[in-house]
This record gives sequence, C1' cells and structure tokens, in this order.
RNA sequence: AAACAGAAAAGGCACACCUACUGAAAAAUAGGGUCGCAAAGCUAGAGGGGCUACAACGCAUUGUUAUGCGUCAUGCCAGCCAGUUGCCGAA
Repeated sequence: AAACAGAAAAGGCACACCUACUGAAAAAUAGGGUCGCAAAGCUAGAGGGGCUACAACGCAUUGUUAUGCGUCAUGCCAGCCAGUUGCCGAA
C1' cells in the first nucleotide's frame, strides 16, 4: 500500500404513514416523517428475481358500444439477490 473486517468521529440516506401532484395501475416526484441502512450511492437489454396490465389477444357471461377471467411489458421495483464506484482509518 492492498485485501478481509467494522470500533470511534464527522456526516449521509429516509421504511411505514400523511399531504400535494403525475399515471390505467404498479409506482415516481416534492414536503412532512424517522423503521432502519457501512454503501439504503449508481446500475433495470451485464444477470437473476419481483410488481402492475392501459392497450392487444383469447375465453366466458350478458336485454350485447357492457362485465368478468386468463396470457402478456415496450411500464415499474435497486430498502430482494447481484454488478459497479466510494467516506473514515481502531481491534
């Protein structure tokens, strides 16, 4: 010096929930909030996994411009695993 590991210090982020707004939805953004996180930084055709189903297609029902069910991502999730970059510098 590097790797593994994670005390201290300085800080950082912000679950659930609430409000506003966008969206068919999942969910995102902003404000509040503070469960937790040593990467809770970034990455969604490097990879796996998960969520939603407007539209499309199929089926069924139906007093038939309607309703329900199923398939499906080009939509979404990184605080699921993972890839990648990084602060401090005790044992």
The RNA shown here (c-di-GMP-I riboswitch aptamer) has 91 nucleotides and comes from Cohnella luojiensis.